[in-house]
A computed fold for a 101-nucleotide RNA from a Gammaproteobacteria bacterium, annotated as Glycine riboswitch aptamer.
Rfam family: Glycine riboswitch aptamer. Rfam links the family to the GO term glycine biosynthetic process.
Model confidence (mean pLDDT): 78 of 100.
RNA sequence: AUGGACCCUGUGGGAGAGUGUGGCGCUGCGGAAGCAGUGAGGCCACCGCCGAAGGCGCAACCCGCCCGGAAACGCUCAGGCAAAAGGACCGCCGGGACCGG
Numbered sequence: 001a002u003g004g005a006c007c008c009u010g011u012g013g014g015a016g017a018g019u020g021u022g023g024c025g026c027u028g029c030g031g032a033a034g035c036a037g038u039g040a041g042g043c044c045a046c047c048g049c050c051g052a053a054g055g056c057g058c059a060a061c062c063c064g065c066c067c068g069g070a071a072a073c074g075c076u077c078a079g080g081c082a083a084a085a086g087g088a089c090c091g092c093c094g095g096g097a098c099c100g101g
Stems, first nucleotide, its partner, number of pairs: 003099002006096003010092004018047001020046005025038005048081003054077001055075003061069002
């Protein structure tokens, strides 16, 4: 050097589940009451749902044992349920450091 495995920037791919309901708000019409529109992108409340940021739990397994570590399993606190954003994980370029030689 080849190889192994790790971290970071950038970059490509990347699922699931209501663009739910009501009230307030805004716009138009109206003397008013009210009607219509908007309602994902303002606020609040309620119901249903998702699971691949994070978090928590159990555990196959690792460790001689203990301690401890540990999931794409589970829970859904957080997050999410048109688009956008985010997104575990995978690929690529570049950089860093370790093993090895």